[in-house]
Molecule: transfer RNA
Organism: Gemmataceae bacterium
RNA sequence: UCCCAGGUAGCUCAAUGGUAGAGCAGCCGGCUGUUAACCGGCGGGUUGUAGGUUCAAAUCCUACCCUGGGAG
Numbered sequence: 001u002c003c004c005a006g007g008u009a010g011c012u013c014a015a016u017g018g019u020a021g022a023g024c025a026g027c028c029g030g031c032u033g034u035u036a037a038c039c040g041g042c043g044g045g046u047u048g049u050a051g052g053u054u055c056a057a058a059u060c061c062u063a064c065c066c067u068g069g070g071a072g
Stems, first nucleotide, its partner, number of pairs: 001071007010024004018055001026042005048064005
């Protein structure tokens, strides 16, 4: 320098054009003599950045940044 994959909640990951979700963690409650476990609920998001396409973009296109892998 070039090619490929990835970047979404504190963490691990879904959502492949039409309401951004789950598990764990956190908080509140239930249960229990108490804790743990179990059960219910709540909060938490500039979807890496900037543009473009579209009635509508996490999703499609372009450039750039970061991480990992590969070629020379």